[in-house]
Context: one part of a larger RNA
This record gives sequence, structure tokens and C1' cells, in this order.
RNA sequence: UCCGGCGAGUUGCGGAUGCUGGCAAGGUUAAGCGUUUCAGACGCGGAGCCGAAGGGAAACCAAGUCUUAAGAGGGCGCGAAGUCAGCAUGUGCAGACCCGAAACCGGGUGAUCUAUCCAUGUCCAGGUUGAAGCUGCCGUAAAAGGCGGUGGAGGACCGAACGCACAUCCGUUGAAAAGGGUGGCGAUGAGGUGUGGAUAGGGGAGAAAUUCCAAUCGAACCCGGAGAUAGCUGGUUCUCCUCGAAAUAGCUUUAGGGCUAGCCCUGUCAGAGUCUGAUGGAGGUAGAGCACUGAAUUCCCUAGGGGGCGUCAAAGCUUACCAAAGGAUAUCAAACUCCGAAUGCCAUACAGAUGGUUGUCAGGAGUCAGACCGCACGAGAUAAGUUGGGCGGUCAAAAGGGAAAGAGCCCAGACCUGCAGCUAAGGUCCCAAAGUGCGUGUUAAGUGGAAAAGGAUGUGGGAUUUCAAAGACAACUAGGAUGUUGGCUCAGAAGCAGCCACACAUUCAAAGAGUGCGUAAUAGCUCACUAGUCGAGAGGUCCUGCGCCGAAAAUGUCCGGGGCUGAAACACGACACCGAAGCUCAGGAUUCAUACUAAGGUAUGAGUGGUAGAGGAGCAUUCUUAGUGCAUUGAAGCAGUACCGGAAGGGGCUGUGGAGUGUUAAGAAGAGAGAAUGCCGGA
Repeated sequence: UCCGGCGAGUUGCGGAUGCUGGCAAGGUUAAGCGUUUCAGACGCGGAGCCGAAGGGAAACCAAGUCUUAAGAGGGCGCGAAGUCAGCAUGUGCAGACCCGAAACCGGGUGAUCUAUCCAUGUCCAGGUUGAAGCUGCCGUAAAAGGCGGUGGAGGACCGAACGCACAUCCGUUGAAAAGGGUGGCGAUGAGGUGUGGAUAGGGGAGAAAUUCCAAUCGAACCCGGAGAUAGCUGGUUCUCCUCGAAAUAGCUUUAGGGCUAGCCCUGUCAGAGUCUGAUGGAGGUAGAGCACUGAAUUCCCUAGGGGGCGUCAAAGCUUACCAAAGGAUAUCAAACUCCGAAUGCCAUACAGAUGGUUGUCAGGAGUCAGACCGCACGAGAUAAGUUGGGCGGUCAAAAGGGAAAGAGCCCAGACCUGCAGCUAAGGUCCCAAAGUGCGUGUUAAGUGGAAAAGGAUGUGGGAUUUCAAAGACAACUAGGAUGUUGGCUCAGAAGCAGCCACACAUUCAAAGAGUGCGUAAUAGCUCACUAGUCGAGAGGUCCUGCGCCGAAAAUGUCCGGGGCUGAAACACGACACCGAAGCUCAGGAUUCAUACUAAGGUAUGAGUGGUAGAGGAGCAUUCUUAGUGCAUUGAAGCAGUACCGGAAGGGGCUGUGGAGUGUUAAGAAGAGAGAAUGCCGGA
């Protein structure tokens, strides 16, 4: 991992609702007893319980009663039949659908491992060093002291056994649930070790590490309380049909749990609902505005304040300062409004449409993590596949077609069958179904087929303006002068460093007291401006379509690919076709409603995606009761197989097997397996 078997809403009691049945103003027995074919039996048993009357704290009264002074008012009653069983559902108490803790408590068992201690034994090759003491000599007044010898001390030294475990390599499903190799440390000591004994879990022991107490230790192990508890995780077994959610509000030591409401289902009764139109309403959003509240701009005017002048006391004058109020101008606001929509909302003796539409009551749920998209907003950085609500949609619980591929986008809601037809979104050169279709333009960038500010004689369309046969624009030829080197400044300043002024005057076809380059300053080149040559359009601005640059990233290139340029790109227009589980057609199934049916159904109409969940109808398994069948001329089981049914399923035949078993009507359940890191066995 696979196969087989086992494996999870049960049972008792209580009360609730519904259905079925008995009896009914009544209903019913419990324990117990008797009989008995010994059972799911019959009979007895009326204790008790519920109901038929309530009100009051009670006395008590009673279809009334209580309150009260009350005959008033008010409260609760009277006007609806119960009860006993069975069944179904949910619920309470119980382990209560199953498996699962870590833990807590009680009673015991452990110191053959290990920690410490006690008693009693035992072990430590070899080598080295050479303390005290003693002694001889020297030395001293005597000592002290010195030297030699002897001696053999030490948590002394080196190093085996023995013990330890510092480094590193190997081992890591090991040879080993702690080892092996090579080195290392201690090795007469706080040493190692044998045997016997002591200390026990709320505890012991500890040269102290939460360390050890039998491969277990922040509290051992065994049994028991015990099916502890688990708002948590996992699992929960046959089929079909009808309907079909929620991820919200309030409260919660509450936030991944609950309760009530909301939304779903089933039944009951009612006949209410919704949409569109019409009519009538309330309102202060979008927008807009500045009349209020505030913010904010410039100017005028002008209180007040500051500065200056003033014979500075004062008056007064003045001000490129600050500035209230007022006036003009031009703005801003979720918590501003003189105004003010569209939608939405409310209503109606109205009209039309519609419906498993709406409401009441009773019973059963599930849901309380929602996601994305569009629109108007808050938070954030007008960030996020971010976060929070509002309105709508889809997914969730929705398959099909499109978007290459894609929960949430676009189209569209799958009862089944069909080698029938029409369409939607999206498409029609090939991959690949359908136009290498038509008409008119645009694009040259493979733009299309990723991106901004910004930049540019790209190119199409439109508007407007200036110049132009009295010759424009461009090009070429020629001129572009004089007072004068204008004045000032300056070392110099001469058109051209800078400042000033005139924007001078003269000659002219025209020529600036000079457009740029240039010089130290001059010089030089050039422009404006003018003439000629030429001969028809030229220049500017604005709006707009499509393009260009801006454009650097990590597996492999921004069309799905091939490939595409009077297109297979873009814009506009008309036509045709393809294209889905949509719609239609043909056949079939089923639900509901209505109408007929003598009850079997038929006809018509509308439906039949579906998670949690509610309701309905069935299949299969084992046993019981009562019938009825089969079986050694071969039961069950097993194997094979081309049959039947809408499904669960059912049946025939053959083989095997060798003794039971089918079916009908009821009943009762140890009643359905693929999942639980399920349990047991096997491969």
C1' cells in the first nucleotide's frame, strides 16, 4: 500500500407536537393475584393519574370570583372533549452518534537500574621524586645552622589493570534503543569494586544538572473512580423524488461557541403579496451657490494699532507696516445652505401583469469565517488579490458556451433520449465549426499584440489667419552705407563686457547707433532690410483621428500558435454563416394545479441545477408470527454469463457445492462501509 472481516444517533424514564386506533363526560389501570398451550397470552385488581370549574395569599364563594365602601371600573375565568395506547420527530435526565487527550484523585508495587548512606570484604603491574624523624661529621659557650647517610611522607610525578568520558572520525531503518576506532583524563584516593542492608512518589536521594528513583521523571509505575471532561480535530455505511438556505442583527468572560430574531422546510387557516403604469405625498443627497457658519485671494475705502515728521506737551501731517467693519473681484466645505434634481421610499374603493407570491399558528432545521465583480463612499498613500459598511450581481450551492489556460468576468440556469432545427456571448486564413466576403476610409508602427509626464516639419480630417502674377516662400547674384569709434565707463569698449539715451539724423532701391559669430581693441564673416533672376503657391495658430520616441531583469519571445500589411490591424456601414446542456421539434419519465372520471387513470397547463437542511416514496440484510412453495432427480453459498427494472436491486442458465431454503402478509432490529494517522487477520 492493497484485500477480507468488524466498525458510529441506541436504550430506559419524563414531558411536547403530529398521525393512527379504542372508548368517550369520561378515559385508564399500577403493584399484586389467578388461569395458562409458559407467551408479545387471558382474566381479576379502580389504589392512583388525567379530564369534566374557576377565582382568591387564604378563610371562602362559585359560572363566576378577586380587588374595593361599591351593584363602578379592572384582572383572571365561563362560551372549543378528553383520555389510554401505538408510531414518527425533536427535547430533558442519563456516557447518549463513535474514537481521541494532557491531566486530577484513591489504593497498591518498586532502590536487582540509578542517587546517598550503613555493615562487611576485596583490588590498585612497573618506574620516579625523596618531607618529617633518626644518625655521623662540621659548627656554637650552649644553641641555631650546614653537609653526608638513613628513612619512606604525599587528595606528589610517569604509566598498565581498573575507572572516567575531553576532542575527532564512523555509526544514525546502527553490530549496539548510547556503540566502535584514534588520541585524552584519574590511576594511594573526596579512589575503584563485590555482597548484604536503609531511604518511596503531596515522597526519597542529590559535590545541584529539574539530576536520578528499573530503556519512563517539572513529579515513577500498576489497578481503580472511568465510558473523567474535550465550546476542539477526525469519522459517521443503500436508492430515488419535491422544496431549498445562511455566512446578518441584538445579547453573551463573547468573538472559530451559544441564545432569540432574520432567511429554509412540513402542515394549518386566511386571501392577503409583488411588479409596471397613473395620481398624490414627505425629503435636503448629486449638482450648484456664498444668503448663514467657517476657510481663503486681490484691490478700494477706513476705525484701531505700529513707524516717521512735528517747539516730539498737544494739535496736526505722513506711511512700500498690521488691519476690524464696509464695498468691488474671484474661490472652498462630510459635520455650511438662499437653492436643488435623478433614483429610491410611502400611499391609493384606479388599470394591467404575476405567482410553490404574502401573512397567522404549530412542528423540524441549518446558518452566525463568506469571496470576487460593478456603482456611490469611509480607513489607507483617492496603495494592496488591503480593510469597513451601503445597493446590485455571480460564486458559495451552478454544470454548459466564450475569455488560450481561470470559483467570483461575459452569455446562459443541465429531468432523460435524438447522427433534427434556430440563436446568445463570442467568432468566420490554417490549427478549429463558420466570409482569404462586400463598401468607404485610417495605420507602416508588426502599431495591432503592455505603460506616464514630456518630446517631435510622422501622417489623415476640420477651422482660422497672413503673404502672393503690383511676383509671395525657398534658392542664387548684388548691396547692407554716412555723421560715428553715439555719449558714458574703461588699460581698451569702435553696432556686438556694461550703463544711458535717442529709438537721432543723412544719402538711399535698401541698410538697426545693430541678429549672431569673431578681435586685447580694431579688423573679418553674417542677419534684419533692399534690388535682380525664377514663376505658383507659401507661412502661422487652434481642434481632432491613427501612429513615433520616452521603454533596462532575471527558465522562453507580452497575438494561444502558425502566420497576417488595398489586412487575417483599426473606424464606420449593410449582408450571410458558425456557435451552448439557452429556445424549438419528436419520444419518454416525474411533481403540482385544474377539469373529467367509479377511482385504475385520462386530458390540459406549469414545472423538474443544487451544498447545509426539511419533507416524501422505496430497495436490500437478519430474526419472529401466520400462510404457501422448492430441495440428494441436489438447498444455501461460491464462480461464470449476452436477461429485466427509473435507482437501490431482481431473475434465468451452466459449473461447483452437499443440506437446507424461497415467497406472500405483518412485526422487530446488533439493518447497508471507502475513508476515522480506525481495529483484527492476510498478501

Predicted 3D model of a 683-nucleotide part of an RNA (large-subunit ribosomal RNA, domain II) from a Rikenellaceae bacterium. The source organism's lineage runs through Bacteria, Pseudomonadati, Bacteroidia, Bacteroidales and Rikenellaceae. It matches the Rfam family "Bacterial large subunit ribosomal RNA". Its family is annotated with ribosome and structural constituent of ribosome in the Gene Ontology. The coordinates come from a structure-prediction model, not an experiment, and the mean pLDDT is 85. The RNAcentral record of the full RNA draws on ENA.